[in-house]
Molecule: c-di-GMP-I riboswitch aptamer
Organism: Zoogloeaceae bacterium
RNA sequence: GACUAUCCCGGGCAAACCCGGUGAAAGCCGGGGACGCAAAGCCAUGGGCCUAACCCGAUUCGGUAUGGUCGCCAGGUUGUCUCG
Numbered sequence: 001g002a003c004u005a006u007c008c009c010g011g012g013c014a015a016a017c018c019c020g021g022u023g024a025a026a027g028c029c030g031g032g033g034a035c036g037c038a039a040a041g042c043c044a045u046g047g048g049c050c051u052a053a054c055c056c057g058a059u060u061c062g063g064u065a066u067g068g069u070c071g072c073c074a075g076g077u078u079g080u081c082u083c084g
Base pairs, nucleotide, nucleotide: 012037013036017032018031019030020029021028022027035071041077042076043075045074046073047072048069049068050067055063056062057061
């Protein structure tokens, strides 16, 4: 650095759900718990999606991110093993 494979070592992470906390919400944090993941490590840069506090409007509604999602995709970056 590349292709194929997952018959490999040490292992790693942790969905739903439950409990506690936090937030306007989406969500996030901690504990339990494992659906799965070869980057399900990290980064909000591009796109998508979620929420709508503030703000705006034609106001029981609608719009909107400065909020969020990296386990939605892409990209960047770091790492384990095997082969060359």